Record summary
Two RNAs folded together computationally: RNase P RNA and transfer RNA, 473 nucleotides in total. Model confidence (mean pLDDT): 77 of 100. Rfam match: Bacterial RNase P class A.
RNA sequence: GCGGAAGGCUGGAUGGCCGCUUUGUCGGGAAACCGGCGGGGAGGAAAGUCCGGACUCCGAUAAGUGACGGUGCCGGGUAACGCCCGGGCGGGGCAACCCGACGGAAAGCGCCACAGAAAAUAAACCGCUUUUCCUACAGGAAGAGUAAGGGUGAAACGGUGGGGUAAGAGCCCACCGCGCGGCUGGUAACAGCGGCGGCAUGGCAAGCCCCACCGGGAGCAACGCCAAAUAGGGACCGCGUGCUGCAUUUGCCUUCGGGCGGGGCGGCGGAGAUGCUUAGGCUCCAGCAGGUCCGGGUUGGCGGCUGUAGCUGUGUCGGUAACGGCAUGGUCAGAGGAAUGGUCAUCCAUGAGGGGCAACUCUCGGGACAGAAUCCGGCUUAUAGGCCUUCCGCGCAA
RNA sequence: GCGGGCGUAGCUCAGGGGUAGAGCAUAACCUUGCCAAGGUUAGGGUCGAGAGUUCGAAUCUCUUCGCCCGCUCCA
Numbered sequence: 001g002c003g004g005a006a007g008g009c010u011g012g013a014u015g016g017c018c019g020c021u022u023u024g025u026c027g028g029g030a031a032a033c034c035g036g037c038g039g040g041g042a043g044g045a046a047a048g049u050c051c052g053g054a055c056u057c058c059g060a061u062a063a064g065u066g067a068c069g070g071u072g073c074c075g076g077g078u079a080a081c082g083c084c085c086g087g088g089c090g091g092g093g094c095a096a097c098c099c100g101a102c103g104g105a106a107a108g109c110g111c112c113a114c115a116g117a118a119a120a121u122a123a124a125c126c127g128c129u130u131u132u133c134c135u136a137c138a139g140g141a142a143g144a145g146u147a148a149g150g151g152u153g154a155a156a157c158g159g160u161g162g163g164g165u166a167a168g169a170g171c172c173c174a175c176c177g178c179g180c181g182g183c184u185g186g187u188a189a190c191a192g193c194g195g196c197g198g199c200a201u202g203g204c205a206a207g208c209c210c211c212a213c214c215g216g217g218a219g220c221a222a223c224g225c226c227a228a229a230u231a232g233g234g235a236c237c238g239c240g241u242g243c244u245g246c247a248u249u250u251g252c253c254u255u256c257g258g259g260c261g262g263g264g265c266g267g268c269g270g271a272g273a274u275g276c277u278u279a280g281g282c283u284c285c286a287g288c289a290g291g292u293c294c295g296g297g298u299u300g301g302c303g304g305c306u307g308u309a310g311c312u313g314u315g316u317c318g319g320u321a322a323c324g325g326c327a328u329g330g331u332c333a334g335a336g337g338a339a340u341g342g343u344c345a346u347c348c349a350u351g352a353g354g355g356g357c358a359a360c361u362c363u364c365g366g367g368a369c370a371g372a373a374u375c376c377g378g379c380u381u382a383u384a385g386g387c388c389u390u391c392c393g394c395g396c397a398a
Numbered sequence: 399g400c401g402g403g404c405g406u407a408g409c410u411c412a413g414g415g416g417u418a419g420a421g422c423a424u425a426a427c428c429u430u431g432c433c434a435a436g437g438u439u440a441g442g443g444u445c446g447a448g449a450g451u452u453c454g455a456a457u458c459u460c461u462u463c464g465c466c467c468g469c470u471c472c473a
Stems, first nucleotide, its partner, number of pairs: 001394010012347007020041009043369001047380002050378005055219004062278004068215005073087005088102001089100004103210002108208002110204003125150002127146008158176006177199001178197003182193004223303004233294005242268005249262005269285004296472002310331009348367001350365006399469007408422004416453001424440005446462005
């Protein structure tokens, strides 16, 4: 110098004028509100809504199990995760480095089109070898052996080499692969070493499934409170039509012994709900309450609402790292059909064109992706341009 | 904002691993004096887009784009 790899930062700046929203304070006003001064006001992804939580309700949702869904090498981090870090194994690259839905196919079922002999208990089209027969001595027919070679296919029942054989074949041997069990190292995934087995085990689990682990459901339009208005309406579905004790009160009847009924507290039983079971509750047991749908009214206000598993800057300690501990500083939107804008000037980069050898200068254009909606942690996707750090390969020079 | 669903021919839809179909529409021909109806035939598809799994994807998985539907409160 050229080409590449990894990580990080930034995402126009300043000022004037006119606005929007929120908030503190002061003043005015009966109030709504208005005015003065001051503070705050989009992002790295606010996006997609793909995961994990906080929070709230569902019956105080507490435990177990089924169904269903998800995750899937090992260890660690975390509130948790499908995220992150480190390691293993496999693949790619000369390398820096990158990629991987990476448990189980000897638990079982299923599928593997076409082609092909055969797609998985095996089988034989061409071929190879051999026996018998025929023969015009080229060869042909029938039977037996074989799976080395050819051919088909995405994939062909271990691979390469040697021995062996009529020809062949794990038939035998060496190495590789595979399986089983052992030792050593490692927390583990796994790796290494030597032993045994002649091969028994094709692929697909992002087909069903098996194994291990995780998950109750719904979502801030959750949910709580206030106010206004209406027809406190209708249809359908499902369930219970109890027993008993105590004390006392009350209504009616009375032959004054009591009888009948209503209310209170408790026990047992029954019914109800999002599969079943258990525990313990809640509501109801005669007219209350539940579910689905139709109809009616309103289109208001307050809380939840932004600050805590907080987030983040700096320092330090532990850890390879993710991350954690401690100290200290900062904390910066809370709107609610939804504010965060417009315009002008200068500068900053940047594109095109003109002038100029060049430095430079003139004109015009335009400033990436995109915009909070209960809040956090991740992932994914979009993103013009600029800047920084580390590393690898090649070439050249010393 | 939250939840759910759907993208296949011009339109409405089947097909849920083995290479793309139906009806209507379009075009040509037959029939008719002409039109309609009827009959015969033909054309038309990157299965919304991009990756992955698989020998093979409209179909299975992931990402992404577009469209549609539902959800306020009170009694």